[in-house]
RNA sequence: GUCUGUGUGGCUCAAUGGUAGAGCAGGCGACUCUUAAUCGUCUGGCUGCAGGUUCGAAUCCUGUCACAGGCA
Numbered sequence: 001g002u003c004u005g006u007g008u009g010g011c012u013c014a015a016u017g018g019u020a021g022a023g024c025a026g027g028c029g030a031c032u033c034u035u036a037a038u039c040g041u042c043u044g045g046c047u048g049c050a051g052g053u054u055c056g057a058a059u060c061c062u063g064u065c066a067c068a069g070g071c072a
Stems, first nucleotide, its partner, number of pairs: 001071007010024004018055001026042005048064005
């Protein structure tokens, strides 16, 4: 230089163009003599960034940033 992949709550990951979810972590509560374990409930993300297409975009398209890899 060129090509490909990844980027979504604090962490690990889902979501086939139609309400952004789960587990763990955190808060509160139940249970227990107490703790742990277990159970219930709640909080937290405008999806790396900027545009475009569309009635509607995490998803499709373009550019760009970060990381990883292939080729040179």

Notes: Model confidence (mean pLDDT): 82 of 100. A computed fold for a 72-nucleotide RNA from a Lachnospiraceae bacterium, annotated as transfer RNA. Its Rfam family is "tRNA".